Notes:
c-di-GMP-I riboswitch aptamer from an uncultured Gammaproteobacteria bacterium, 82 nucleotides, folded computationally. It was read from a public genome assembly, where an Rfam model found it. Rfam family: c-di-GMP-I riboswitch aptamer. Rfam describes the family as follows. GEMM was predicted in a large-scale screen for bacterial structured RNA regulatory elements. The model forms 89% of the base pairs in the Rfam consensus.
RNA sequence: UUUAUUUAAAGCCAACCUUGGUGUGAACCAAGUACGGAAAGCCACAGGCCUCUAGUCAUUUUAAGGUAGCUGGGUUGCAUUU
Numbered sequence: 001u002u003u004a005u006u007u008a009a010a011g012c013c014a015a016c017c018u019u020g021g022u023g024u025g026a027a028c029c030a031a032g033u034a035c036g037g038a039a040a041g042c043c044a045c046a047g048g049c050c051u052c053u054a055g056u057c058a059u060u061u062u063a064a065g066g067u068a069g070c071u072g073g074g075u076u077g078c079a080u081u082u
Base pairs, nucleotide, nucleotide: 004080005079012037013036017032018031019030020029021028022027035069041075042074043073045072046071047070048067049066050065051064
């Protein structure tokens, strides 16, 4: 530098739910919790899904926003191993 993986050891993160807070909302933050995860570390570039403003009879669509624990991609990294 690179392949594979959780075998071993040391560890890491935290779904749902509860409490408090932020937001029109999707959702997010903190504490508890432990479904799960080999990057469940980071990034909204592409697709998907969700929210919502305006126009619109409605559907749909457009702008804006959210989701990295939806998929792909980019990038950084521990242990053992090739």